Background: Large-subunit ribosomal RNA, domain IV from uncultured Nakamurella sp., 357 nucleotides, folded computationally. Its mean pLDDT, the model's own confidence on a scale to 100, is 87. The source organism's lineage runs through Bacteria, Bacillati, Actinomycetota, Nakamurellales and Nakamurella.
[in-house]
Context: one part of a larger RNA
RNA sequence: CUAUGGUUAAGGAACUCGGCAAAAUACCCCCGUAACUUCGGGAGAAGGGGGACCGAGGUGUGUGAAGCCCCUUGCGGGCUAGCAUGUUUUGGUCGCAGAGACCAGGGAGAAGCGACUGUUUACUAAAAACACAGGUCCAUGCGAAGUCGCAAGACGAUGUAUAUGGACUGACGCCUGCCCGGUGCUGGAAGGUUAAGAGGACCGGUCAAUCACUUCGGUGGUGAAGCUGAGAAUUUAAGCCCCAGUAAACGGCGGUGGUAACUAUAACCAUCCUAAGGUAGCGAAAUUCCUUGUCGGGUAAGUUCCGACCUGCACGAAUGGCGUAACGACUUCUCUACUGUCUCAACCAUAGGCUCG
Numbered sequence: 001c002u003a004u005g006g007u008u009a010a011g012g013a014a015c016u017c018g019g020c021a022a023a024a025u026a027c028c029c030c031c032g033u034a035a036c037u038u039c040g041g042g043a044g045a046a047g048g049g050g051g052a053c054c055g056a057g058g059u060g061u062g063u064g065a066a067g068c069c070c071c072u073u074g075c076g077g078g079c080u081a082g083c084a085u086g087u088u089u090u091g092g093u094c095g096c097a098g099a100g101a102c103c104a105g106g107g108a109g110a111a112g113c114g115a116c117u118g119u120u121u122a123c124u125a126a127a128a129a130c131a132c133a134g135g136u137c138c139a140u141g142c143g144a145a146g147u148c149g150c151a152a153g154a155c156g157a158u159g160u161a162u163a164u165g166g167a168c169u170g171a172c173g174c175c176u177g178c179c180c181g182g183u184g185c186u187g188g189a190a191g192g193u194u195a196a197g198a199g200g201a202c203c204g205g206u207c208a209a210u211c212a213c214u215u216c217g218g219u220g221g222u223g224a225a226g227c228u229g230a231g232a233a234u235u236u237a238a239g240c241c242c243c244a245g246u247a248a249a250c251g252g253c254g255g256u257g258g259u260a261a262c263u264a265u266a267a268c269c270a271u272c273c274u275a276a277g278g279u280a281g282c283g284a285a286a287u288u289c290c291u292u293g294u295c296g297g298g299u300a301a302g303u304u305c306c307g308a309c310c311u312g313c314a315c316g317a318a319u320g321g322c323g324u325a326a327c328g329a330c331u332u333c334u335c336u337a338c339u340g341u342c343u344c345a346a347c348c349a350u351a352g353g354c355u356c357g
Base pairs, nucleotide, nucleotide: 001352002351003350004349005348006347007346008345010343011342014341019338027051028050029049030048031047036041038171052093053092054091055090056089057088058087059086060085061084062083063082067079068078069077070076071074094098106336107335108334109333110332111331112330113328114327118130119129134169135168136167137166138165139164140163146155147154148153172323173322174321175320177253178252179251182250183249184246185245186244187243188242191241192240193239197235198234203229204228205227206226209222210221211220212219213218254272255271256270257269258268281315282312293309294308295307296306297305
């Protein structure tokens, strides 16, 4: 010096991002126990008192005589002493200390999030993340939908809509507003558009033949059949366009100007745009930039915290909204107890290092 233990005057969180770490609490019995609450809890709430040993008395339980009593004389019945074990009252003894060591809850208040028990990043994250019971929607009538497989086949299920699969939300309480214009899904079939296929009008290539001309070598025209190239009208599905429905489907939920007899503000009016303009509830919030917003509380002093306000940069209703008892190795703030965390350090023990020898 490092590590692990121990003790500490006075103070007691002044330490620190933060009481991290340590200290304190701890067992049994008795008394007593608040708000709130889903009436189960909260609760071991909180907060008090007692606890060793020796003697005496009361009392409970078990057992129970060879003692006493009774008779039906039995391996009989009853009572008591005694013994064992609790509890209580009272007197005394010892120590600093009696749950004497080990072992063995600190507690209270307020807020956020998640209802809860549970699950998770094996080896830096245990959580507010995942799951969950409950809720809603969609699909599926059985050879089910869905999934795996080229198929046969299998799972679903030896199940049958109170079933199975998928999606979202996430106990419970009060609720869940408006918009179907866009995207998606479902339904519709009149019209428009639309593929291969069918169809084959019309046009071409080749060429027998034939006509005209000819320098007799050939050149030019017409062109059947066959083969062949291209191919219009017409016919024809789903889809798309189109018409409806649907938001606990994906999603979305305005602006400007003016106005009341102080001022300020605007119940009110006007106007533009939209599919519709954010309802209830909440709100500087795990969301608020400006911002340490403003006011109140707590402190001598509070960028955090709690209660309000509403000017919501940029909350908002199953991408759920707002509450909520209980629960949490979750997060934040406060109080009490407690302490070497600190003021401010000291000493002791053990182990290792280092220095000297």